[in-house]
RNA sequence: AGAGUUUGAUCCUGGCUCAGAACGAACGCUGGCGGCGUGCCUAACACAUGCAAGUCGAACGCGAAAGCUCCUUCGGGGGUGAGUAGAGUGGCGCACGGGUGAGUAACGCGUGGGUAAUCUGCCCUCGGGACCGGGAUAACACCGCGAAAGCGGGGCUAAUACCGGAUAAGAUCAGGUGACGCAGGUUGUCUGAUGAAAGGUGGCUUCGGCUGUCACCCGGGGAUGAGCCCGCGUCCCAUUAGCUUGUUGGUGGGGUAAGGGCCUACCAAGGCGACGAUGGGUAGCUGGUCUGAGAGGAUGGUCAGCCACACUGGAACUGGAACACGGUCCAGACUCCUACGGGAGGCAGCAGUGGGGAAUAUUGCGCAAUGGGGGAAACCCUGACGCAGCAACGCCGCGUGGGUGAGGAAGGCCUUCGGGUCGUAAAGCCCUGUUGAGGGGGAAGAAGGCGCUUGGGUUAACAGCCUUAAGCGAUUGACGGUACCCCUUGAGGAAGCACCGGCUAACUCCGUGCCAGCAGCCGCGGUAAUACGGAGGGUGCAAGCGUUGUUCGGAAUCAUUGGGCGUAAAGAGCGUGUAGGCGGUCUGUUAAGUCAGAGGUGAAAGCCCUGGGCUCAACCUGGGAAGUGCCUUUGAUACUGGCGGACUUGAGUACGGGAGAGGGCAGUGGAAUUCCCAGUGUAGAGGUGAAAUUCGUAGAUAUUGGGAGGAACACCGGUGGCGAAGGCGGCUGCCUGGACCGAUACUGACGCUGAGACGCGAAAGCGUGGGGAGCAAACAGGAUUAGAUACCCUGGUAGUCCACGCCCUAAACGAUGAGUACUAGGUGUUGGUAGGGUUGUCCUAUCAGUGCCGCAGCUAACGCAUUAAGUACUCCGCCUGGGAAGUACGGCCGCAAGGCUAAAACUCAAAGGAAUUGACGGGGGCCCGCACAAGCGGUGGAGCAUGUGGUUUAAUUCGAAGCAACGCGAAGAACCUUACCUGGGCUUGACAUCCUCCGAAUCUUCUGGAAACAGGGGAGUGCCCUUCGGGGAGCGGAGAGACAGGUGCUGCAUGGCUGUCGUCAGCUCGUGUCGUGAGAUGUUGGGUUAAGUCCCGCAACGAGCGCAACCCUUGCCCUUAGUUGCCAGCAUUGAGUUGGGCACUCUAAGGGGACUGCCGGUGUUAAACCGGAGGAAGGUGGGGAUGACGUCAAGUCCUCAUGGCCCUUAUGCCCAGGGCUACACACGUGCUACAAUGGCCGGUACAGAGGGCGGCGAGCCUGUGAGGGGGAGCAAAUCCCAGAAAGCCGGUCCCAGUUCGGAUUGGAGUCUGCAAUUCGACUCCAUGAAGUCGGAAUCGCUAGUAAUCGCAGAUCAGCAUGCUGCGGUGAAUACGUUCCCGGGCCUUGUACACACCGCCCGUCACACCACGAGAGUCGCCUGUACCCGAAGUGCGUGGGCUAACUCUGGCUUGCCGGGGAGGCAGCGUCCUAAGGUAUGGGUGGUGAUUGGGGUGAUGUCGUAACAAGGUAACC
Repeated sequence: AGAGUUUGAUCCUGGCUCAGAACGAACGCUGGCGGCGUGCCUAACACAUGCAAGUCGAACGCGAAAGCUCCUUCGGGGGUGAGUAGAGUGGCGCACGGGUGAGUAACGCGUGGGUAAUCUGCCCUCGGGACCGGGAUAACACCGCGAAAGCGGGGCUAAUACCGGAUAAGAUCAGGUGACGCAGGUUGUCUGAUGAAAGGUGGCUUCGGCUGUCACCCGGGGAUGAGCCCGCGUCCCAUUAGCUUGUUGGUGGGGUAAGGGCCUACCAAGGCGACGAUGGGUAGCUGGUCUGAGAGGAUGGUCAGCCACACUGGAACUGGAACACGGUCCAGACUCCUACGGGAGGCAGCAGUGGGGAAUAUUGCGCAAUGGGGGAAACCCUGACGCAGCAACGCCGCGUGGGUGAGGAAGGCCUUCGGGUCGUAAAGCCCUGUUGAGGGGGAAGAAGGCGCUUGGGUUAACAGCCUUAAGCGAUUGACGGUACCCCUUGAGGAAGCACCGGCUAACUCCGUGCCAGCAGCCGCGGUAAUACGGAGGGUGCAAGCGUUGUUCGGAAUCAUUGGGCGUAAAGAGCGUGUAGGCGGUCUGUUAAGUCAGAGGUGAAAGCCCUGGGCUCAACCUGGGAAGUGCCUUUGAUACUGGCGGACUUGAGUACGGGAGAGGGCAGUGGAAUUCCCAGUGUAGAGGUGAAAUUCGUAGAUAUUGGGAGGAACACCGGUGGCGAAGGCGGCUGCCUGGACCGAUACUGACGCUGAGACGCGAAAGCGUGGGGAGCAAACAGGAUUAGAUACCCUGGUAGUCCACGCCCUAAACGAUGAGUACUAGGUGUUGGUAGGGUUGUCCUAUCAGUGCCGCAGCUAACGCAUUAAGUACUCCGCCUGGGAAGUACGGCCGCAAGGCUAAAACUCAAAGGAAUUGACGGGGGCCCGCACAAGCGGUGGAGCAUGUGGUUUAAUUCGAAGCAACGCGAAGAACCUUACCUGGGCUUGACAUCCUCCGAAUCUUCUGGAAACAGGGGAGUGCCCUUCGGGGAGCGGAGAGACAGGUGCUGCAUGGCUGUCGUCAGCUCGUGUCGUGAGAUGUUGGGUUAAGUCCCGCAACGAGCGCAACCCUUGCCCUUAGUUGCCAGCAUUGAGUUGGGCACUCUAAGGGGACUGCCGGUGUUAAACCGGAGGAAGGUGGGGAUGACGUCAAGUCCUCAUGGCCCUUAUGCCCAGGGCUACACACGUGCUACAAUGGCCGGUACAGAGGGCGGCGAGCCUGUGAGGGGGAGCAAAUCCCAGAAAGCCGGUCCCAGUUCGGAUUGGAGUCUGCAAUUCGACUCCAUGAAGUCGGAAUCGCUAGUAAUCGCAGAUCAGCAUGCUGCGGUGAAUACGUUCCCGGGCCUUGUACACACCGCCCGUCACACCACGAGAGUCGCCUGUACCCGAAGUGCGUGGGCUAACUCUGGCUUGCCGGGGAGGCAGCGUCCUAAGGUAUGGGUGGUGAUUGGGGUGAUGUCGUAACAAGGUAACC
C1' cells in the first nucleotide's frame, strides 16, 4: 500500500466482497509447563445455608454457670472461677468500605468558575470554660397475656442518659455609630437581651489539694467532606411544531444549613421554541479502551472519579451528614412459619442454588501484610483486602531435544516405468539435561506491638504519663516447605490445527458424476474436478489452530482534513423576498474574533520517553514529558467584527432616444372550413394500400350569388424579437411592466444570495354560467387481422373558445441554480451610439443581446470553450448501489382527480455513463452472383427404380438431419461382405510377442454333424550349422501365464481427413502516429477492376496469407520424330492390303504466340474503359487443379490413428440359417412415358475416350432370342470389346388410351455362381395397368452451354435407371437491378455479444417469503376528569394523659393535693402512594378477508420496448 467482481473487450461511475488490528467472548478439533491478569455481557429473575459491622468495663447499674476447692446439720453454704461470661442503659460507628446499571437526555456527567446564599461529627490549632442542683428509667426481681414474634402491669436502681438554675471572653439578636468593599458583604466600637458543660482513669498527698492523660462545653481559625448556582460540551427521530397555569415575574408570609415558585396568598400576563421547545426512542457519564497516518469512528467490562439504585411504590424518623443495601412505618407482589388468632423475610455484599442462556469459577485459607470501625491500650471486628482453588479466557516466557548419519533402507504416494518424492527424515553412533520424576537445602514479604535499660519532655516531683531516639530480650507468615538452589535419573512423559481455483503462500492421484457436496466474493460439481470426499505431498501458524459474532480500518462509500450534481445518483418549473450567510475604497477608535507572553487548572492510573525490580518478557515501580481544553491576566492591532467620519468605481435616481408576437382591456378586418337560402347542373361523390361504412335522383359532389356563426390569423417569418419561467404572432386605440443606448447631474454601499413564506406557472382535468365553425378522448360503424377493445376510414360527445373560481403537474430541458471578476481569436445576426465615405447599397469602432467555428484549460469520454462544463470567490438547492418506490403509513393541501412530504421488511451482484470492435435492422448509399427478370428444359400428378422417415419384425446392423442428411458412407447386401437376429460351438483364443514340451512342414482318406467342429487311418521327410550326441530358423500340435481381441461408449477428450460460407475478396503483421484505454490509422477517400486489381490522394511507410500469375488440358503455328498412325503423287489389293513415302492428318516432346503491345476517343497528363486494326485466339481466350484468417463444439472413434471408460468361458472368436430386400403410408433423387419435331419397318453415314490374360474374344456353325459350340488374334495407336445413336433416305401409322405407353401377371428359357425360395440379370411368347403434360409450390442452365443422342469405365462371379468420364447434334434469352435469396465495402441506430433463431414487457396459473389495509381483539406506555385514600410531615384542635420548671394549699422536716407553662395520645384538615370509575392519545401482537410487491431452469396469452422494433420513442 491494495485486490476480486458489471463488458466480447475498454475507460469511468458505483455498490458488494476480501486481505489488517481488536475482544469480559462462544463453538469445533487438539492440549506439556510456568508467570501476570481476567472471568453472568442473558433474568435489576427467584433464592436454601454460612459468613459480610461492630466495639468500648478507662461512661453506668446488674451479674451467672461448669470446673476446682473448703465447710456441712447432707437441705446446703463459703472460697475460687470472676466482677469473668452475659444481656441492658449510655457513647462512637453503622451515611465508610463492598455490589449493581434498573432508572436518568438531566447541571446527571465532563470542564471551568461562583457561593457577598451555605453546612461540616471525628482531626489540627488558638482563646475561654466545666459552678450549684434535681427527677426518672432499662437491666433486675415479681405478676399477667401470646403457639410464636413479642407485649402489658405495678416495684427497685446508676451514669459521660435526662432536666432546672448560675456564669459569658467570644457567639447570636436588636438599636446607635465608624472604616473598607462594585456588591444585600466584611470588620471595629457602645448599650440592651439570649444561650454552655460530664466526667472517667492514673500519680503524689499534710486529705485541703496538686498534677498527668483521655473525654466534655462555648468561641475563632484551618483541614477535609458536602449542599446549591452558573458558562460551555454531552445520541437518534421534524413522518414529534408548537409547549406552558405554579406556568413567567412581582409583593407578603412560610420552609431550609443555604439562594430560589421550593411552598402559600394576592397581583400582573407572562415564559420557552426552527441556534429545534414539547413529545417519542435509546442510553448511567467520565478518565480511558479499540481502531485509524491523522482527523475521526466505535465503545465505557476489569482499575479510578462522579451519579443513581438496594423486592416494587410511597413516607418520614434518628443523625454532622440518610430519606439510609445487611434501620423504621405504610401499601403491593412473592416466599416461608402458624395452634388460623397472627407473624417472619428481601444476596444488584462473599461463596453457593435453581432458572435463563452460546456462555462466565470455590458454600476454600487468613487477618501475616495494606486499609477501615471501636477502644487510653492490649485487643476485638473486617467475604474490604491478602492468598489459594477452577477455566488455554487473554498477554508473556519455556519445552517437546542437539550433533552426526546415504545402502538415499523399508514403507507410502506419484510415474513418461527411466525414475521422482516423503528424506538426514528414520534406524545407527556420539551428546546435552530446560522441563518432568526422586532426594536434600530453603527465603524475601516483619513494619510493628510487648517487656526491660538509658536519654528527652511534662510536672513542685527522682510518681505517673508522653516520647523523634539508642540498646537488650522473648515473640508475630494465610500463602507454604511455596519461590529459588543443589544432587540423582533419563531422549526418556510432552504437537496440533487450518488451508493449498483466483483474491492468497501451497498440486498431484483416486472416488463421485449438476448427485453427494463446497462457497467470504467471483463461482465449482452434468465421466479425466489442483474448487466436492479420501490419500500422498505442500503452505501457514503453533499449545494452540480454525469458525461464528461484534467494532474500527481498508471506505475519499457522508468527503473539516477529503467527493460530487450537462449525459453515471444529484440544479428546486420560475420569480419576489424574510431570517440567516457573505460583502467596495480611505480614515479614526475599540480590542469581541485573531495572535503572543505569564499564571491557575487539566486527579491518580493508562499512552509516550527515560531509569529501576522480578534470570528475560508479560507484569510491577521512580522520575519526566504530553494532556491539542477551560479560566484569569498582560500585551499586539495587519485582517474580520463593533462604533464614528469621509469617498465613488458596486447599486440606484433624474434627463434624452429608439427597438420589441412583453402583459391587460375594448374595438375592428379579410381569407378559409361548415351550415342555411336561391340559381345552374346530373349521377355519382367521398375515402383507401385496396375497400367499405357514409352522402346523393327527396338532386349530392361541382359551380354562382346571398346570408349565419365560431375559431384561428397564410404571405411577411428569420438558429429574428420580447418575457423570470410557463409562454407571446391580423389590424387599431387606451392602460401598463421590463430591458437597451447616449450624455450629464444627484444619492452615497443603499449590494449579492436566499431556509421558511408569498406570487406566477403549458396541456389535461374540476366547478358555475355562456359559446360551439373546425378538430376531436370516450363511443358507434366500416375495414385490416389468427384475434384487432389498435394503427387506416366514415361519423361523433365531453373538451378545445369566453367569464369567474380551483388544480400545480411535465423530457416545466441548455436534462447545465443565482451573482461577480478574470482568461486567444474568427465569422454571422438583432437593437443602439460614434467616426469615415457615398445619391444609395457600405466600412471601422463600441455597448447590449442572440447563433456557429475554434486555442489554452477542463472532462470518464462525448463534448464545453468570454452565453464555460475554464480559473476563483459568495449564497441557496440537491445526491450517496439496483429493485421494492416516488409506493405504504402519518401529516398538510385539494370539490374530486390527485399533489407535496416520504420510509421499511424483503431481494439482487449488480443497476448504470461514455466510447470500441463486431453482429443485426421490415436504416441509408455503392456493388456483385442464373439472385430476380428474360428464356429453354424439368420436378411436384402416373408407373417403376433408388434413398430416407414411419410402421412392422427375433433382426429389419450402424452412421448421415435445413441449405451443407435423403441414387449419401455403398465404385455392386443371394452365401461371403455383415457389424444385426436365432441356434450350434471355442476360451491364451481367428491375429501379435515371449516360455516349456512334442512333432518337420505338407498331402490324402474314413465316420458323425447343417456346418463349425470332434474322433480315427495312411503317405512323408526337406533347409542351415554340427565336435554327429544334437542345436537353430520356419511350420503344426499340447500346456501355463503375461496378454490378445472388441464395427463396445464418448467426434462434446483428440489427430488426420472432409463439408460449408466461398474461388467470396477478403484476413493480418512490423514500425511509426493518434487515443487514458478497448482500439484506430494503414485497409478509409476519388476513380477503376472479376479481384484489398491497379492509379491518384492521404500519418503513414512497408510486409505476410489470400487475388492474379507460375501447373495441367483445349484452341493456332513451328521444330523434332515416323510405328502399330497417315496416303498427295507412283505401283498394287476386295481392303493403306503390300512396296514406297513422312508432304498432310495424327501421335508426343520441345518451342512460338496475347502483352491493353499498336491506333483513335474518354479519363486527372493516371489507373483504366470504349472503339478499331492486325490475329487461330483480345482484354482472365474456354475448362481444370489450386480454397486466406476463420465460422458452424458441422461430419467422421464404423477407413485409419488415438486419451479415457467398459467387456474378458464374452460386448471376443468360429459356423449354419435368417435379416439388412419387410409395407397401410409420407418425402427426396432419378428412369420411362403420356406421343406425329412421334412410333414401327427397311436401307445407309459419321465419334471420342476408355478397357482387356483367372481377360477381351474376331471370322465360322447354331438358336426367333438371351445365348451356345468353337477358338484365330491380342499384355494392345497393330487384335478384341465395337453394332455408336440421334442423323439421312424410303415406307407405314392418322390423333385413338392408339402400331402411344410399357407397368403388372402367366408360361417357356439363357447366363453367372457351391447355391438365384426368401432375394440376381437377361431372352422369347402372351398379358397390356396408370398415364392425354401434371395444384400450391419448386429446380437447373448464359454457349459448344441448356436440351437431346448414344459410347466407355470403375466396383464386379453375376447384378445400374446410380456414379465417373467421352464424344455427336445443338438452341433461346438477359430491357434491367425495383423486388426475393446470398455476398462485399462505406455509413447510421442498437437495451444484441450464445450476437435478431438476439433481447425483452405485462396479465393469468402454481409455490414460497416479507409488507400494507381490515369487522375487530389482546397487551404495554401515557394524558384528562372524578371517587376513595394507608403510612407520614406540617397545621389545627386536644374535654383524655402528663415526674422534673413555676405558683400555691395542707400537714409530721417528707409526703399529699390544686393551678399554670410545656409535652403526649386521640381527633380534624392539607398534601399524597397504591386502588377504582369514565374518556382520550401513543405503541406493539394477533385477525376471516383483501391489496399490491419480491423470488422461483423449461407453464398460458399475446408482442409493448431495443434497428425507422415494423404506428419513432418518451414525459

Background: A computed fold for a 1515-nucleotide RNA from an uncultured bacterium, annotated as small-subunit ribosomal RNA. Its mean pLDDT, the model's own confidence on a scale to 100, is 86. The RNAcentral record of the sequence draws on Greengenes. It matches the Rfam family "Bacterial small subunit ribosomal RNA".